Model confidence (mean pLDDT): 81 of 100.
Transfer RNA from Lobosphaera incisa, 74 nucleotides, folded computationally.
Lineage of the source: Eukaryota > core chlorophytes > Trebouxiophyceae > Trebouxiaceae > Lobosphaera.
Its Rfam family is "tRNA". It is annotated as a transfer RNA.
The gene name in the source record is trnR1.
RNA sequence: GGGCUUGUAGCUCAGUGGAAUAGAGUAUGCGUCUCCGAAGCGCGUGGUCGAGGGUUCAAUUCCCUCCAUGCCCA
Repeated sequence: GGGCUUGUAGCUCAGUGGAAUAGAGUAUGCGUCUCCGAAGCGCGUGGUCGAGGGUUCAAUUCCCUCCAUGCCCA
């Protein structure tokens, strides 16, 4: 230098053009339970969907550029 993958909550990931709010697990806070804890159960908290632009009535999803990460070729 060229090609490909991945980027969504603190962490691990799902979703892949519309339905009212972007979900799950985990973590964390409170409550419950207990002699006290843990586990379990209940209710919460947490996101500019990597950045910018384009297409569309509508974009996390499609297209372009850039950034980061990993792999391959030279």